[in-house]
Molecule: transfer RNA
Organism: Endomicrobiia bacterium
RNA sequence: GGGGCGGUAGUUCAGUUUUGGGAGAACGUCCGCUUGGCGUGCGGAAGGUCGGGGGUUCGAAUCCCCUCCGCUCCA
Numbered sequence: 001g002g003g004g005c006g007g008u009a010g011u012u013c014a015g016u017u018u019u020g021g022g023a024g025a026a027c028g029u030c031c032g033c034u035u036g037g038c039g040u041g042c043g044g045a046a047g048g049u050c051g052g053g054g055g056u057u058c059g060a061a062u063c064c065c066c067u068c069c070g071c072u073c074c075a
Stems, first nucleotide, its partner, number of pairs: 001074007010027004021058001029045005051067005
């Protein structure tokens, strides 16, 4: 220098295909119930520039372009 994969909640990840259309799960945090108390269990809540910028579109995590970071292959 070129190719591939990945970046989404505090953490680990799904969602990208089939079809572009409500941003989600588990764990963690907080609150309530339960307990003499803690834990467990049950219920609820908060938490997101979807790595960044631009474009297409009525509408983009998803399609297109540029770019940053990580892993990997080739040279």